[in-house]
RNA sequence: CGGGUGAGUAAUAUGUAGGUAAUCUGCCUUCAAGUGGGGGAUAACCGCGGGAAACUGCGGCUAAUACCCCAGACCUCGAAUAUUCGCGAGAGUGAUCGAGCAAAGACGGGGACCCGCAAGGGCCUGUCGCUUGGAGAUGAGCCUGCAGCCUAUCAGCUUGUUGGCGGGGUAAUGGCCCACCAAGGCGAAGACGGGUAGCUGGUCUGAGAGGACGGCCAGCCACACUGGAACUGAGACACGGUCCAGACUCCUACGGGAGGCAGCAGUGGGGAAUUUUGCGCAAUGGGGGAAACCCUGACGCAGCGACGCCGCGUGGAGGAUGAAGGUCUUCGGAUUGUAAACUCCUUUUGCUGGGGAACAAAUACCAUCCGUUAAUAGCGGGUGGGGUUGAGGGUACCUGGCGAAUAAGCACCGGCUAACUCCGUGCCAGCAGCCGCGGUAAUACGGAGGGUGCAAGCGUUGUUCGGAAUUAUUGGGCGUAAAGCGCGUGUAGGUGGUUGUUUAAGUUCUCUAUGAAAGCUCAGGGCUCAACCCUGAAACUGCAGCGAAUACUGGAUAACUUGAGUGCCGGAGAGGAAAGCGGAAUUCCUGGUGGAGCGGUGAAAUGCGUAGAUAUCAGGAAGAACACCAGUGGCGAAGGCGGCUUUCUGGACGGCGACUGACACUGAGACGCGAAAGCGUGGGUAGCAAACAGGAUUAGAUACCCUGGUAGUCCACGCGGUAAACGAUGGAUACUAGGUGUGGGGAGCAUCGACCCUCUCCGUGCCGCAGCUAACGCAUUAAGUAUCCCGCCUGGGGAGUACGGCCGCAAGGUUGAAACUCAAAGGAAUUGACGGGGGCCCGCACAAGCGGUGGAGCAUGUGGUUCAAUUCGAUUCGACGCGAAGAACCUUACCUAGGUUUGACAUGCACGUAGUAGAAGGUGGAAACACUAACGAUCUGGAGCAAUCCAGAAGCGUGCACAGGUGCUGCAUGGCUGUCGUCAGCUCGUGUCGUGAGAUGUUGGGUUAAGUCCCGCAACGAGCGCAACCCCUGCUACUAGUUGCCAGCGGUUCGGCCGGGAACUCUAGUGGGACCGCCAUCGAUAAGGUGGAGGAAGGUGGGGAUGACGUCAAGUCAGCAUGGCCUUUAUGCCUAGGGCUACACACGUGCUACAAUGGGACAUACAGAGGGACGCGAGACCGCGAGGUGGAGCAAAUCCCUAAAGUGUACCUCAGUACGGAUUGCAGUCUGCAACUCGACUGCAUGAAGCUGGAAUCGCUAGUAAUCGCAGGUCAGCCACACUGCGGUGAAUACGUUCUCGGGCCUUGUACACACCGCCCGUCACACCACGAAAGUUGGCAAUACCCGAAUCCGGUCGCCCAACCCGCAAGGGGGGGAACCGUCUAAGGUAGGGUCAGUGAUUGGGGUGAAGUCGUAACAAGGUA
Repeated sequence: CGGGUGAGUAAUAUGUAGGUAAUCUGCCUUCAAGUGGGGGAUAACCGCGGGAAACUGCGGCUAAUACCCCAGACCUCGAAUAUUCGCGAGAGUGAUCGAGCAAAGACGGGGACCCGCAAGGGCCUGUCGCUUGGAGAUGAGCCUGCAGCCUAUCAGCUUGUUGGCGGGGUAAUGGCCCACCAAGGCGAAGACGGGUAGCUGGUCUGAGAGGACGGCCAGCCACACUGGAACUGAGACACGGUCCAGACUCCUACGGGAGGCAGCAGUGGGGAAUUUUGCGCAAUGGGGGAAACCCUGACGCAGCGACGCCGCGUGGAGGAUGAAGGUCUUCGGAUUGUAAACUCCUUUUGCUGGGGAACAAAUACCAUCCGUUAAUAGCGGGUGGGGUUGAGGGUACCUGGCGAAUAAGCACCGGCUAACUCCGUGCCAGCAGCCGCGGUAAUACGGAGGGUGCAAGCGUUGUUCGGAAUUAUUGGGCGUAAAGCGCGUGUAGGUGGUUGUUUAAGUUCUCUAUGAAAGCUCAGGGCUCAACCCUGAAACUGCAGCGAAUACUGGAUAACUUGAGUGCCGGAGAGGAAAGCGGAAUUCCUGGUGGAGCGGUGAAAUGCGUAGAUAUCAGGAAGAACACCAGUGGCGAAGGCGGCUUUCUGGACGGCGACUGACACUGAGACGCGAAAGCGUGGGUAGCAAACAGGAUUAGAUACCCUGGUAGUCCACGCGGUAAACGAUGGAUACUAGGUGUGGGGAGCAUCGACCCUCUCCGUGCCGCAGCUAACGCAUUAAGUAUCCCGCCUGGGGAGUACGGCCGCAAGGUUGAAACUCAAAGGAAUUGACGGGGGCCCGCACAAGCGGUGGAGCAUGUGGUUCAAUUCGAUUCGACGCGAAGAACCUUACCUAGGUUUGACAUGCACGUAGUAGAAGGUGGAAACACUAACGAUCUGGAGCAAUCCAGAAGCGUGCACAGGUGCUGCAUGGCUGUCGUCAGCUCGUGUCGUGAGAUGUUGGGUUAAGUCCCGCAACGAGCGCAACCCCUGCUACUAGUUGCCAGCGGUUCGGCCGGGAACUCUAGUGGGACCGCCAUCGAUAAGGUGGAGGAAGGUGGGGAUGACGUCAAGUCAGCAUGGCCUUUAUGCCUAGGGCUACACACGUGCUACAAUGGGACAUACAGAGGGACGCGAGACCGCGAGGUGGAGCAAAUCCCUAAAGUGUACCUCAGUACGGAUUGCAGUCUGCAACUCGACUGCAUGAAGCUGGAAUCGCUAGUAAUCGCAGGUCAGCCACACUGCGGUGAAUACGUUCUCGGGCCUUGUACACACCGCCCGUCACACCACGAAAGUUGGCAAUACCCGAAUCCGGUCGCCCAACCCGCAAGGGGGGGAACCGUCUAAGGUAGGGUCAGUGAUUGGGGUGAAGUCGUAACAAGGUA
């Protein structure tokens, strides 16, 4: 040198451009000159020793291209000199004098000559060396400009520090070092400090600008166990050298020694993780050598690793019964899928056999030519010949054979994002990048089938850039989303009006040099292709230099007046400071009058008052504030400023156009001002009033309200420095439609004059175009269009907090993070919903009335409780006399017990079936059922005369598919229903407006029962709703006339009974009638309203049917239907008995009452609508009665069921009764298989509570309420007092819309949108997490002072030691050197006090998060005190 590593280093480094006139350079090239003469040692070796070892001592011999001396040259230095170059410092060259300084030989060849006995040498010659000098090349040193990280919560740093003079030192400049002198040097363009980091070419990403990175390769630097040091050398302060110190490891005979893989392999450790103790110097390169050759873990190869990039394969073609299997299924099929099988073919790869490269060209050697030479020698060069040399490796490649043979995985399939179903699971297990999935039908979890995407890979994790215009130079913002400093004065800085001249710094252009190579890009070429490699081009956007240009910017200079300022004249103003003065009011004091309250509130009380208040009159005192004027008026930079007068004083504005001549704008730091509250000192204190006290309110009320009341509010002087200090809008300049107010000034017109009017400057408001804006909005006073300068922002919370700094007396202010946590926080607008917001309107909503409920008894339903079971459902209105229009059995779903299993019921298949199906009877049993059993069949077809036989149907039996389930899910569903609500609403098309959600229409003015209608209107139309059409009822006409009717006529048994009638009632069909049509009036002449006439009916005549879009996951799986799940000798089916009827209690709905408008008794009158054949059942008879006997009539306008209140008469006389009828006893009737649990009714007896009902609450507006009965359905009977209908009698009241409830429309606010039963705040309690403080404690880092101080260099040294040279005959001396010692410096070490950064710390502080915790209710609506 080559190889390794990146610890240190933020600059003694790197990159780039320069300088070196301030330098060195081994080997190499070239040029010039030389290579003379001498000398002394010493290793090896030999001998003797020491030591365990490492190693080492003494004695002796010897050589050199080792070492030393002398001569003398270029040369160097000194002196003086000439000349050339350079701006200069200085450099080059020439000649003179003086001083100093060199060398080495080795090998080969050789004719003559010389020496030598010979060998050989001299001599000549060649090559390689050696010495000196010049030049070059290469490499290096030093210096300079510029460039490239974070931090200001690091703001001041520095004493060799900055410079000078003189030295020393170095190859060389220099405080590099030293002595002396001076007091400088650096810093907001970031010094000093801290953190991090090797730098670059480049790499990744990006459209680019940028951002991140610096692994491989290449350049530079630094380092080599840690720290220090020098030696040698051309070059080192030296990876595989030396010395010392330290830590560590090893050896030891304990005396002493050895070591440094950040070289290549390899080991251990650490870690998620990173290779073989391989082959070879064959190639390339390096060192040594004349060469052969040696060395080379550089290097070339191989091995391991899908770590990356690239290429190839895992087969190709055909093949439909679309096989089997799997999966799904609507059970038809679909899909996997031409996929497979199967047939034909190919052979890359693989296995096996054969062949088989390139990488190798040289040196050497031979021949020859040229040069050198005396030379055919040697050497140098050229040409030709020419052998040998391969680690990789029998590898690449070629080829024969074999055979589809040897070769597919991974992720994903809810959206983003390509790809879907089933099963399992059931807020579990789990998934998850974000949004989010999972609580029984999960395309989101797990599995499967299928699919999608990549593919020898595929996913995950980490990291970087991108998307991100989300730090915005390109390329963002700041009224309300984060963001304008509270305001001014002004320093640095940035920016700057008009016209010349000049300069050429910026700027632009040409050229030159550089910008290493590799890489990127392009072209061409080489490996079969590609990756990869080679060649060339381009590029390297940069820096530097020479030159040119001069529009713009800058510099210099000369001018200008329009920016700015000055001057003169003038008026406006709560502008500021100080002093003085004034009246009204409040309170207090004094006196008078007066006599019981005052005050205060929603209502009160505390409080004041007979010691005389409040009220009222007079007088006095004090402090504070200044009514009216007063005005989106004025002034000020902002904060802010308001009685009057005076003094002092700042600014703005208008007019004039005299002066200066860019003097300007902005403004980091800095300085000043700065509401209220607060603080300090001293005053003052009338009113008001935190704190505080009392009274109320309240669940509480540390509040809101009331009575008091201290700081404070006021003044002076200081401090503080913050506000929603807001126009939430920084300052300056210019430009860009208008309209209309208002304050100050000026001009014009006009006039006698003042107004009016027009124009203009400055200020201050409103409206509005363009434009801008997310929208709201802004809009000449911009949030428009532009320029300049400053400040500020970058998700929410943590937090304006912590730590640190600065300021403050304190309170606190200012600057200002992080951990952690969330997927939002926020703005504007929209639609709803809501409001203890507003407006308008409606409803038995309130009010006005009448009657009830809530109290009693009973009935009935529900809750609860009980029970073997009390089956199930319904639960605010909108569950609770509801499903149920009929629970003794049945019903029945429940319980107990017994029985049964293809079943009580449906369909299909297979087999069997004449004593079969069926079945009287018998036995057991509660029955079902089990066992038994006399008797005992049917139909169809065929064959046959017939008996009969065969087959089938039905039935029965056995078995298999399946039946069955009132089992679950109404939150999987259909259908049906309730409710808001018979409320007047709900929507659509087109158009228009808006970025959009959406709006408009549908709002507005009227009107209506009505989104009903009219008018208006960027809307015009339409649909579902409203209304009408339908039914009943009220009037009437016509038609019709029995079973209904009877005016007139006749008859009569006196009953429309008969004849008869068709008028009437009625029946039931068809029509008419009512429409604000008419009149008046109100109204917009409209819609319509009010009144009237006529009319049976008058303004939808009364009633019904009819229920928009939707809401409530409302109700119903038990009416029915139905997906899924569950069950299958049971959760199915049959049967008996029981239960659904229980009973301390609570609630709902009713009935009957409490009585005299009543009760009982007797007499007596009048309906409608229904029902009736397993029925209604008359008259008659029996029974006190329920009822019974009996059975005329009636399938009904014919017969039957069939009225009550009312009316009349007398009685009862206010009492728990002649009210009330519960309860209970006895006796009965009826239905039914059966009235015990558990029916209804009758008679006699019994005779409870109850004397009109608390809080509260319900219904009803006219044929209604109230009251009276009648009928029907269900039904054997009936617990019906229920329900659904029907008629009889038949009221009262409505001023009105303040309030309660519900609803409609418009508007407003909103932090709500599962929508106020909403949202949401804080303490406390519990758990977890991170952070701060903290007595301390532990460690790191850098420095300071002192102590000690190894090795080394340097300096010094009496003595000690030493061959070369000098003197000397010698001894010895000199010169020089060595060791040793001393000194300076100094690594490490020690001591001390500080600094700084971390760790940890009892305890403590707040913060964040957490499932349904506690207390209240602060905020969002007027949030109930804005």

The RNA shown here (small-subunit ribosomal RNA) has 1426 nucleotides and comes from a metagenome. Its mean pLDDT, the model's own confidence on a scale to 100, is 84.